RNA sequence: UGGUAGAGGCGCGAAAGCUAUCAGUACCAGCGAGCUUUUGGGGGAGGCUCCCCGCUCAUUGGGAAAGGAACUUUCGCCGAAGCGUCGGAAAAAGCCUAUAUUUUCCGGUUGCUGGGUCGCAGGAAAACAUCUUGCGGACUGUCACUUCGGUGGAGAGCUAUCAU
Numbered sequence: 001u002g003g004u005a006g007a008g009g010c011g012c013g014a015a016a017g018c019u020a021u022c023a024g025u026a027c028c029a030g031c032g033a034g035c036u037u038u039u040g041g042g043g044g045a046g047g048c049u050c051c052c053c054g055c056u057c058a059u060u061g062g063g064a065a066a067g068g069a070a071c072u073u074u075c076g077c078c079g080a081a082g083c084g085u086c087g088g089a090a091a092a093a094g095c096c097u098a099u100a101u102u103u104u105c106c107g108g109u110u111g112c113u114g115g116g117u118c119g120c121a122g123g124a125a126a127a128c129a130u131c132u133u134g135c136g137g138a139c140u141g142u143c144a145c146u147u148c149g150g151u152g153g154a155g156a157g158c159u160a161u162c163a164u
Base pairs, nucleotide, nucleotide: 001163002162003161004160005159006158009078011077012076013075014074015073016072017071019069027062028061029060030059032057033056034055035054040053041052042051043050045097046096047095048094081113082112083111084109085108086107087106088105089104090103091102092101114140115139117137118136119135120134121133122132123131124130142153143152144151145150
């Protein structure tokens, strides 16, 4: 220098199943009131020669789903993985505009984070669940130093082993 194999522990991620939440919400129907009624209104950030003919409130009856989450099983693993950023593809919408928004997937990146946990703040989300970012606390694994009390660093690390 390169290869191989390992370790941290409420360890990381994926798939399937199941459960609660989402929510008595969206939506459908009935009844009542108000507004508007093609020079109008709604649909999507806007427009159109696109689509539709309604919109709001109260009440009665009926009544979801997705995303996110716990648990179980299986699988892949220990930069596991997550965040950021860059590039590409697809979809949401008939066309156009800005190449705007959202979602998913693929790839790059020597940008940040060792790990889980708790608290505060920001963001996402229906949410006090959860995720994520920043700051902080104790703990923990690892290496170095040590006055043996502790202190400091980062996974591009550490341990073992093989080759040169």

The RNA shown here (Lysine riboswitch aptamer) has 164 nucleotides and comes from a pig gut metagenome.